[in-house]
Molecule: Glycine riboswitch aptamer
Organism: Intrasporangium chromatireducens
C1' cells in the first nucleotide's frame, strides 16, 4: 500500500397475501322489515413470508450441546397507498489484515 470479508451511514431498487363475516363507534339521507358509507376500534375466519424469532442436512461430538439458506414453521409481523421490508447496486466511514 492493501484484496476478500464484516459493520454503520447516505442515495437507489425491492415481493407476497381479504372488495370476507360479526359486534361496536362515527357519518349521510333516500329514514330503512339487515338503509347505505368509513384507509375507525374489537373479535372471528381465510390468506402471505422478505423485519425479528423457531426448526434441520452435511459436518462435528462418547452423549448432550453445536450446526446454513431465498428451505421450513407462522410465535411475532403483514394482507389499498405510504411506511416498513430480507436481499441488493453505488458512494462514504470504520474494522480485519491474505498478500
Nucleotide at each position: 500500500c492493501g484484496a476478500c470479508c464484516c459493520u454503520g451511514c447516505g442515495c437507489g431498487g425491492g415481493a407476497g397475501a381479504g372488495u370476507c363475516c360479526u359486534c361496536g363507534a362515527g357519518g349521510u339521507c333516500c329514514u330503512g322489515u339487515c338503509a347505505c358509507c368509513u384507509g375507525c376500534g374489537a373479535g372471528g375466519c381465510g390468506c402471505c413470508g422478505a423485519a425479528g424469532g423457531g426448526g434441520c442436512a452435511a459436518c462435528a461430538u462418547c452423549c448432550c450441546c453445536g450446526g446454513a439458506a431465498c428451505c421450513u414453521c407462522u410465535c411475532a409481523g403483514g394482507c389499498g397507498c405510504c411506511c416498513g421490508g430480507a436481499c441488493u447496486g453505488c458512494g462514504c466511514a470504520g474494522g480485519c489484515g491474505a498478500g